This is a predicted structure of a 72-nucleotide RNA (transfer RNA) from Secundilactobacillus kimchicus. It matches the Rfam family "tRNA". Rfam's curators write: Transfer RNA (tRNA) molecules are approximately 80 nucleotides in length. Rfam classes the family as a transfer RNA. The organism belongs to Secundilactobacillus, within Bacteria. Its mean pLDDT, the model's own confidence on a scale to 100, is 81. The RNAcentral record of the sequence draws on ENA.
RNA sequence: AGUGGUGUAGCACAACGGCUAGUGCGGGCAACUUAUAAUUGUCUGACGAUGGUUCGACUCCAUCCACUACUA
Numbered sequence: 001a002g003u004g005g006u007g008u009a010g011c012a013c014a015a016c017g018g019c020u021a022g023u024g025c026g027g028g029c030a031a032c033u034u035a036u037a038a039u040u041g042u043c044u045g046a047c048g049a050u051g052g053u054u055c056g057a058c059u060c061c062a063u064c065c066a067c068u069a070c071u072a
Stems, first nucleotide, its partner, number of pairs: 001071007010025004018055001026044006048064005
């Protein structure tokens, strides 16, 4: 320098172009217990950025950014 892949919550992952973007772990609170742990309930918090297509975009397209693999 070129080509490809990935980017969603603190972490690990889901989500046919369509209703409020879900799950587990984590964190807060409560219940239970003499107490702790475990368990149960509840709350918490996210689509890498900017534009485009579309009635509607996490999803499709373009550019950029970050990481990564390969080639030179």